Background
A computed fold for a 74-nucleotide RNA from Antricoccus suffuscus, annotated as transfer RNA. It matches the Rfam family "tRNA". Rfam classes the family as a transfer RNA.
């Protein structure tokens, strides 16, 4: 230098048929239970979907450029 995969909540990830409220588990907070703690259960909190543009009535999703991580080729 060329190519591929990925980037979504503090962490691990789903979502790819363009519209369904952007979600799950863990973590955090509050509560129930307990003599107390853990476990368990309930509730709650948490996001400019890597960045910038474009297409569209509508973009996490499609298109272009760029950045970062990993892998392959040279």
């Nucleotide at each position: 230098g060329g190519g591929g995969u990925g980037g979504u909540a503090g962490c691990u990830c789903a979502g790819u048929u363009g519209g369904u409220c952007a979600g799950a588990g863990c973590a955090g907070u509050c509560g129930a239970c307990u003599c107390a703690u853990a476990a368990u259960c309930g509730a709650u909190c948490g996001g400019u979907c890597g960045c910038c543009g474009g297409u569209u009535c509508a973009a996490g999703c499609c298109c272009g450029g760029c950045c970062c991580a990993c892998c392959c080729c040279a």
Its mean pLDDT, the model's own confidence on a scale to 100, is 81. The sequence is in RNAcentral, with records from ENA and Rfam. Lineage of the source: Bacteria > Bacillati > Actinomycetes > Geodermatophilales > Antricoccus.